[in-house]
Context: one part of a larger RNA
RNA sequence: GGAUUAACGCUGGCGGUGUGCAUAACACAUGCAAGUCAAACGGGUCCCCGCAUUGCGGGGAUCAGUGGCAAACGGGUGCGUAACACGUUGGAACCUCCCCCGAAGUGGAAAAAUACCCCCGCGAAAGCGGGGUUAAUGUUCCAUGGUCUCGCAAGAGUAAAGCUUCGGCGCUUCGGGAAGGGCCUGCGGCCUAUCAGCUAGUUGGUAAGGUAACGGCUUACCAAGGCUAUGACGGGUAGCUGGAUUGAGAGAUCGAUCAGCCACAGGGGAACUGAGACACGGUCCCCACUCCUACGGGAGGCAGCAGUGAGGAAUCUUCCGCAAUGGGCGAAAGCCUGACGGAGCAACACCGCGUGAAGGAUGAAGUCUUUCGGGAUGUAAACUUCUUUUCUGAGGGAAGAAUUCUGACGGUACCUUAGGAAUAAGCACCGGCUAACUCUGUGCCAGCAGCCGCGGUAAGACAGAGGGUGCGAGCGUUAUCC
Repeated sequence: GGAUUAACGCUGGCGGUGUGCAUAACACAUGCAAGUCAAACGGGUCCCCGCAUUGCGGGGAUCAGUGGCAAACGGGUGCGUAACACGUUGGAACCUCCCCCGAAGUGGAAAAAUACCCCCGCGAAAGCGGGGUUAAUGUUCCAUGGUCUCGCAAGAGUAAAGCUUCGGCGCUUCGGGAAGGGCCUGCGGCCUAUCAGCUAGUUGGUAAGGUAACGGCUUACCAAGGCUAUGACGGGUAGCUGGAUUGAGAGAUCGAUCAGCCACAGGGGAACUGAGACACGGUCCCCACUCCUACGGGAGGCAGCAGUGAGGAAUCUUCCGCAAUGGGCGAAAGCCUGACGGAGCAACACCGCGUGAAGGAUGAAGUCUUUCGGGAUGUAAACUUCUUUUCUGAGGGAAGAAUUCUGACGGUACCUUAGGAAUAAGCACCGGCUAACUCUGUGCCAGCAGCCGCGGUAAGACAGAGGGUGCGAGCGUUAUCC
């Protein structure tokens, strides 16, 4: 000198674009953050219509339930991890819901059940038990089967679901694609030898099991291997990368925001469902904590968005909207979406603009200084003329919408017009390094200080003032990196 997710002190006019718990992965009140489908299904409630005395049929709205899809994405955090975690390269023994292409199929039995509902019971509650009834794209059975699986072959085995507003939408099997994922591998990127030996599923083989898949992944048996000064093993530290900062570069340091990957979801463990999880807003168990309780027993998990307490030098609104983009469900209308789009707060950062412009005296007043002549502040002010970026008032008023409708932002941006210099300057420094000097006070005191060092009676170094220098809505200080 540059840089920062900065903080602190003094000061503070506006706009744009960004950024904003680095500490306690500490604890969390409250609200919201994942639902949707009646064109899968039966039913309850309400309303309307038709046939029409009761009742039956149809339609609409809504409610919980069964069923389907989603909930494994999106969002957060960086605890752990020195590892095939990441980056890059190559590979073979794999999976893939939804989507696209191709081929084929979609026959029958109604067979058994069950939620909702009704009845009964237990419980303070959370909730639970028993009996009865009913439906399906839920479940089961039979059949058929091939480009499917097994098998040398013969042969054996294995599938489906309907709904409809009649346009379609689905369902099953096989092959391929797209995109995604699992696995293996060469190479690469921290410190420490005051860590030198480490290892029994350990290293390899055979067999079996297991997995979507290879494999000590697991088990039995056999062999005795495997790694290591090119640093094994241990300890410490750490998410990795694209990148960021600095530097002429080499390098050094870092990994906020944004993007990719990984890991985690109070701590630990486990599986279930599923194409996909060993699952942040699912389940079960143990632990710690908090809450409710009728003491028998229950409920909970903000490292989602806001917000609270705590910690800390320090980090925001319990806002608006689904209008856009994207996602889930749905045939669609649409519903949901704290993703996202926006607004709010903060000079936290960068960028831009303004706080007026021109003229105006051998130069007012005041103040400072003086050798008392003067000098400085200083064209500075006053004053004259002008302008209106900003500001205030009034009027108009978007794009963003693709596509009939639909705009949170927003009466915002922007435009027009009126008014009036009006609403707007500070901070640090002035001994040398280092741009900028005098007076007064103080008297090794009070104080300053980054280093050298100033201060003990004329201090350019302390304090105040005048003047000056630097930067400027900022300026200094502190911390960290180059």
Small-subunit ribosomal RNA, 5' domain from a Candidatus Peregrinibacteria bacterium, 482 nucleotides, folded computationally. It was read from a public genome assembly. It matches the Rfam family "Bacterial small subunit ribosomal RNA". Lineage of the source: Bacteria > Bacteria candidate phyla > Candidatus Peregrinibacteriota.